Overview
The RNA shown here (transfer RNA) has 70 nucleotides and comes from a Lachnospiraceae bacterium. The coordinates come from a structure-prediction model, not an experiment, and the mean pLDDT is 81.
RNA sequence: GACGGUGUGGCCGCAGGAAUGGCAUAGGUUUGCAAAACCGAAGAUACCGGUUCGAGUCCGGUCACUGUCA
Numbered sequence: 001g002a003c004g005g006u007g008u009g010g011c012c013g014c015a016g017g018a019a020u021g022g023c024a025u026a027g028g029u030u031u032g033c034a035a036a037a038c039c040g041a042a043g044a045u046a047c048c049g050g051u052u053c054g055a056g057u058c059c060g061g062u063c064a065c066u067g068u069c070a
Base pairs, nucleotide, nucleotide: 001069002068003067004066005065006064007063010023011022012021017053025041027039028038029037046062047061048060049059050058
């Protein structure tokens, strides 16, 4: 330099009718104290534009990481 892939809570991972689940975190119940269990809580769509009644999803571009080739 050419072509491709992936970007969603602290981590992993779903989803064209709008964000669900697991782990972790802090709190509560329970316990003599813990652990385990249970209960709710907080926490996210890389950025800009376009298509659509509606975009996390589809399209284009940028950025980051990564793969192959040179």
Background: Taxonomically the source falls in Lachnospiraceae (Bacteria, Bacillati, Bacillota, Lachnospirales).